[in-house]
RNA sequence: CUGAAUAUUUAGCAAACUUACCGAAAGGUAAGGACGCAAAGCCAUGGGUCUAAGGGUGUAAUGUCUAAGACUGCCAGGUUGCUGAU
Numbered sequence: 001c002u003g004a005a006u007a008u009u010u011a012g013c014a015a016a017c018u019u020a021c022c023g024a025a026a027g028g029u030a031a032g033g034a035c036g037c038a039a040a041g042c043c044a045u046g047g048g049u050c051u052a053a054g055g056g057u058g059u060a061a062u063g064u065c066u067a068a069g070a071c072u073g074c075c076a077g078g079u080u081g082c083u084g085a086u
Stems, first nucleotide, its partner, number of pairs: 004086001005083001012037002017032006035073001041079003045076003048071003054066004
């Protein structure tokens, strides 16, 4: 210097749930809270999933299709990065 992700240190993130706010919803933001996480940092690029306001279509009515809205803590890819036992 490289290094596997099973050991340790330091640092970090924060599921469910609760409250407030934003949003048509999915969901997001902030505070509390920790189930977990070596990329649970960043990028909606490919797949996947969620929602369906608007739009299309249809009904007596309920519907149904659709992402230009979301999710990276679903998988892959790109990129940055702590430790460095043995």
Record summary: The prediction has a mean pLDDT of 83. Predicted 3D model of an 86-nucleotide RNA (c-di-GMP-I riboswitch aptamer) from a Bacillota bacterium. The sequence was found by an Rfam model in a public genome assembly.